About this RNA:
FMN riboswitch aptamer (RFN element) from an Actinomycetota bacterium, 160 nucleotides, folded computationally.
RNA sequence: AAACGUCCUCGGGGUUGGGUGUAACUCCCAACCGGCGGUGACUGGAUCGGUCCGCGAGGGCUGCCAGAAGCCCGCGAACCCUGGUCCCGCUCGCGGGGCCCGGGCCGACCAGGUGCAAGUCCUGGGCCGACGGUCACAGUCCGGAUGGGAGAGGGCGCCA
Numbered sequence: 001a002a003a004c005g006u007c008c009u010c011g012g013g014g015u016u017g018g019g020u021g022u023a024a025c026u027c028c029c030a031a032c033c034g035g036c037g038g039u040g041a042c043u044g045g046a047u048c049g050g051u052c053c054g055c056g057a058g059g060g061c062u063g064c065c066a067g068a069a070g071c072c073c074g075c076g077a078a079c080c081c082u083g084g085u086c087c088c089g090c091u092c093g094c095g096g097g098g099c100c101c102g103g104g105c106c107g108a109c110c111a112g113g114u115g116c117a118a119g120u121c122c123u124g125g126g127c128c129g130a131c132g133g134u135c136a137c138a139g140u141c142c143g144g145a146u147g148g149g150a151g152a153g154g155g156c157g158c159c160a
Stems, first nucleotide, its partner, number of pairs: 004157007016030004032139001033129002035075004042067004048063006070127002079104003083100007109125005131143003
C1' cells in the first nucleotide's frame, strides 16, 4: 500500500415555441435531456524514465496523469415472484405490513469517411426511455420518494 472491518458524506437531467381542442407541459410539428462501473485507435497535460531520429536547438514513439459511449459489455432504480423472520388482524383457511436473502423481467444504431483494425474517432441520418395519476395518450408535469440505489470520496481500525 492492497485487501478486510467500521463510520461519515455525496450519489439524475430535461417542455421552449407553434398547432388542434371545452380541456393537452400528455396528441401533432419543431426544440430539449442522458444514472453508475468497465472498455476506448480520440483529446488535453507533463517533459520525469525508456527508445529512435537530428551536428545542434529540438522532434517522433512509448510508459505516466486527466477527460472521453443514452443505443459495446456489465450494473442500478421501477415492475413481477419464491423463501426466511418478526408484527398485526382473523371466519384459523388465510389476509395485511416491516425487515432480510434469492430469482425473473429489464429500451435503443445504421450509412459513409479515415485506417492494419471502428461498437468507441469524424460527418450525416436515425432510434430509445418503469409504475400509478391526469377534463386527452407523459423520458420531461404530479405521486410513491425527506424512499431506494449502482457506486464515488473521505475518516478510523487492522496490517504494524

The sequence was found by an Rfam model in a public genome assembly.